The prediction has a mean pLDDT of 81. This is a predicted structure of a 74-nucleotide RNA (transfer RNA) from an uncultured Lentisphaerota bacterium. Rfam family: tRNA. By type it is a transfer RNA. Its family is annotated with triplet codon-amino acid adaptor activity in the Gene Ontology.
RNA sequence: GGGACUGUAGCUCAACUGGACAGAGCGACGGUUUCCUAAACCGUAGGUUCCGGGUUCGAUUCCCGGCAGUCCCA
Numbered sequence: 001g002g003g004a005c006u007g008u009a010g011c012u013c014a015a016c017u018g019g020a021c022a023g024a025g026c027g028a029c030g031g032u033u034u035c036c037u038a039a040a041c042c043g044u045a046g047g048u049u050c051c052g053g054g055u056u057c058g059a060u061u062c063c064c065g066g067c068a069g070u071c072c073c074a
Base pairs, nucleotide, nucleotide: 001073002072003071004070005069006068007067010026011025012024013023019057028044029043030042031041032040050066051065052064053063054062
């Protein structure tokens, strides 16, 4: 320098090839229970979907550019 893949909650990952309010597990917080802790159960909060544009009635999803990470080639 070129190519491929990836980027979504604090962490690990979904979102059915564009459809309405983006979800789950773990973790955090509160509660029930317990002498206390843990476990179990119930509930709550938590998101610039990497950034900037474009297409569309509508974008996490499609297109363009950029950034970051991993791998391959030179």